Glycine riboswitch aptamer from an Anaerolineae bacterium, 110 nucleotides, folded computationally.
Taxonomically the source falls in Anaerolineae (Bacteria, Bacillati, Chloroflexota).
Its mean pLDDT, the model's own confidence on a scale to 100, is 79.
Of the family's consensus pairs, 90% are formed in the model.
The sequence was found by an Rfam model in a public genome assembly.

This record gives sequence, C1' cells and structure tokens, in this order.
RNA sequence: AACGUCCUGCAAAGAGAGUGUCUGCAUCAACAGACCACCGAAGGGGCAAACUGUUCAACAUGUGCUGGAUGAACAGUGAAACUCUCAGGUCAAGGGAUUUGUCGGACGCA
Repeated sequence: AACGUCCUGCAAAGAGAGUGUCUGCAUCAACAGACCACCGAAGGGGCAAACUGUUCAACAUGUGCUGGAUGAACAGUGAAACUCUCAGGUCAAGGGAUUUGUCGGACGCA
C1' cells in the first nucleotide's frame, strides 16, 4: 500500500401512529394549557443462555490442606430490529434506526 474493524462529515433511500377534542391567542394542521387515543426506527431503561465469585449439599480424595466435568441459593458481568414507552413522535416540513456509496480520521495488519 491493499485489506479488515470502528468513528465523524457529505449524498441517496428510509417505516409506524389522531390534520384528535376543548380553552386561550388566533389565518393555521403553528404556540400555550387540559383531556383522551395511538406509534417505535433519535436517545434512554429492562432481560436469556453463558461466564465469574461466594455459600450450602452431594460426590471424590483424605492425616490434613482440598477438587471439579454435579446440584441448589445469592451476587456480578451479560445482546437485539425483543421488550418498556421515560423521552421523542402521530398532515407537510423537519427528525429518523438502518442500508448503500464516498472524502477524511483512528486502530490492526507491522
């Protein structure tokens, strides 16, 4: 260098769900407040198996220290497009996980 993984930026694509009702202001699907109904793909929270530790029991060894490929309890680590719906969202715009491409950067290769 190529290649691999990751991180911004840029470009393209990109779903779901009320233009909800009332009040104020008022042109309004905007803004503020109250009420009900929904969505999940910004962000955020939760957990499986497995692994680790401690204790107990059984088993094994046995003078004693103990052992692990057993079981149970407790604790810790532990993923998502699953789940929750805190936040956000339910005309358009904007946002939007993710995908593809691309400039650049970090690490590995070394």